[in-house]
Context: one part of a larger RNA
RNA sequence: GGACGAACGCUGGCGGCGUGCUUCAUGCAUGCAAGUCGAACGGGCUCCAUCCAGUGGCAACACUGGUGAAGAGCUAGUGGCGAACGGGUGAGUAACACGUGAGCAACCUGCCCCGAAGACCAGGACAAGCCCGGGAAACUGGGUCUAAUACUGGAUGUCUCCACCGGAUCGCAUGGUCUGGUGAGGAAAUGGAUUCCGCUUCGGGAGGGGCUCGCGGGCUAUCAGCUUGUUGGCGGGGUAACGGCCCACCAAGGCUUUGAUCGGUAGCCGGCCUGAGAGGGCGCACGGCCACACUGGAACUGAAACACGGUCCAGACUCCUACGGGAGGCAGCAGUGGGGAAUUUUGCGCAAUGGGGGAAACCCUGACGCAGCAACGCCGCGUGGAGGAUGAAGCCCCUUGGGGCGUAAACUCCUUUCGACCGGGACGAUUAUGACGGUACCGGUGGAAGAAGCACCGGCUAACUCUGUGCCAGCAGCCGCGGUAAUACAGAGGGUGCGAGCGUUGUUC
Repeated sequence: GGACGAACGCUGGCGGCGUGCUUCAUGCAUGCAAGUCGAACGGGCUCCAUCCAGUGGCAACACUGGUGAAGAGCUAGUGGCGAACGGGUGAGUAACACGUGAGCAACCUGCCCCGAAGACCAGGACAAGCCCGGGAAACUGGGUCUAAUACUGGAUGUCUCCACCGGAUCGCAUGGUCUGGUGAGGAAAUGGAUUCCGCUUCGGGAGGGGCUCGCGGGCUAUCAGCUUGUUGGCGGGGUAACGGCCCACCAAGGCUUUGAUCGGUAGCCGGCCUGAGAGGGCGCACGGCCACACUGGAACUGAAACACGGUCCAGACUCCUACGGGAGGCAGCAGUGGGGAAUUUUGCGCAAUGGGGGAAACCCUGACGCAGCAACGCCGCGUGGAGGAUGAAGCCCCUUGGGGCGUAAACUCCUUUCGACCGGGACGAUUAUGACGGUACCGGUGGAAGAAGCACCGGCUAACUCUGUGCCAGCAGCCGCGGUAAUACAGAGGGUGCGAGCGUUGUUC
C1' cells in the first nucleotide's frame, strides 16, 4: 500500500447494485415452508327439475313441508403421482470425500423421447359407511356391508430371463456380440374421458445415479512399528452390480522412514485476496460435489432413502395428563431466549422464472420475485455557481508598525441536481393475469433554500504558533516527549490529508 461476511469511536444528505450469527451443530413460543388428482373408486353433504301434501287465492300462482332421477358443487376415506426435488447447515470426514483423467466384458434408472408387440377369463377382501364399545387425551377394539387404475389366481407370449445342445464372429484375462433348436419360468387396467390420457412386456435413447482405478491437494517422528476379516484362496450368501461386503474352510499373509499406525487440525473444488511473477493466505456470497438433520442405532416403502418438516428402538431434554398414558425436534422462512465485539422483518406476492399434482380450469410452492432494516461494502451524485475590499465585524498572532482566517462573509446577479410538494405514469405480459407500485421515469411549483465531518500537524510523514500544565496531568506505531518559554500533553487560532465518511482495532498478502 491492497483486501475484509468485520467490529468499535466520532459523524451522517440521496440513489443503484450487492452483502448481513464468522460465536452455542445452543434451547425454542407462534405462524407459514408439500401437496395435488372427483377425468381411478365407493360413500357422505349441499343445491336443483319434477311429483306429493298443506295454507292462502275464483284462478294464474305464491309460501311451507316432504320426495329427489339426470346433473352441478364440495369432500373425510381407498387409490395414483409427488413427498429422495427444491431449501438449510459444515458437526463429522485426511477419505476415492473432493479435483482431474480413465475404466465397468461387474451395474441400475420412475417420469420424458423413439421403435415392436399386447391387454383374455375369473375371484376374494379391506377402508370409508352403518351398529356396538374402550380412553382425560393421543388414539383405538369388535361386528357387519361395499367399490376401484387397490389386491389375488389362471390363460396367452411378439418378447424376455434361466438351463442344456449347436453355429458364426470378435476380443480385453475372466470372456463379449449375433444366431438356431429343446425345456422351464414371467404380463396387463381395455381403465377413465370422448381433442385424449393411461396399463403390460421387450429393445434403444436422453438425462440421472452406482462401483473401480492412476495422479493431485494439510501438520506432527516430543507418534516407529501397525494389522486377525487382518492379506490371499476355494465355496457360498447378499447386492442393481464387482468385491473379505458377509459367512464356513484353507494358507500366512498385508502395510510401513517414498512416513504405516497413533494424535492434532480441516468439508473439497470452480474460485477469492495479495503479488511483476513465482509464491503466500483464504474457501463468506454465487455455482458443482460430499456429509449431516436433537444424540446413537435400525430397517420399511419406493425407480431412487437407510429418508430435515416418514416409521421403529434406546438416550438426554421440553411439554400435556383425569397419573393409567401421551406429544415434540427451526442446521427451512420470519421471529425469540442465551452466547457474543457483532449480523436484519414474526412484511407483500405467486405478476415473472422454476418445481409438484391435474386432461384442463386450477391448487400448492418462506424455491423464487419483491419490499423493509443496517454507510456493512463497491459505484455514482449533492451540500451551489459567477462577481465581490489594500480587505467589515469577530477571533488569533504581534517587534504595536502590522500580519492571518480572507473573496471567505455581507452584498449583486444566476442556477435548481438531489430532496420537498403537485400532476401524468410505464417496460417487465404473447389474448388475459403486475406483488413490486402510483415505484422508475416525465412535466410543473418554490427557494440557496433541507444536506460536513473525521483524523493528523517532533522525525519517519504533508501540515506551526499562542496559552495552560510543570517527570504532574498526560501522549506514544518505532525513535521517544513532559522536571517553568513543550511545534510531541491539553485548549485555541492557523494549517495538512481524506471526505458521507474519517480514524482505531483485528486478520491476511